[in-house]
RNA sequence: GCCGAUAUAGCUCAGUUGGUAGAGCAGCUCAUUCGUAAUGAGCAGGUCAAGGGUUCGAGCCCCUUUAUCGGCU
Numbered sequence: 001g002c003c004g005a006u007a008u009a010g011c012u013c014a015g016u017u018g019g020u021a022g023a024g025c026a027g028c029u030c031a032u033u034c035g036u037a038a039u040g041a042g043c044a045g046g047u048c049a050a051g052g053g054u055u056c057g058a059g060c061c062c063c064u065u066u067a068u069c070g071g072c073u
Base pairs, nucleotide, nucleotide: 001072002071003070004069005068006067007066010025011024012023013022019056027043028042029041030040031039049065050064051063052062053061
């Protein structure tokens, strides 16, 4: 230099053919217990890597850039 993959909650990951973004663990509160753990119920946490475009509407489609990983020379 070229090619490909990945980027979504603190962490690990889903998200179907474009239609208002979810789970598990972690965190907080409450219940249960003499207490702790476990269990149950609830709450909070996201401008979906950045910028632009298409569209009535983009996590998803298109372009550019950035970061990480892999391959080729």
This is a predicted structure of a 73-nucleotide RNA (transfer RNA) from a Candidatus Gastranaerophilales bacterium.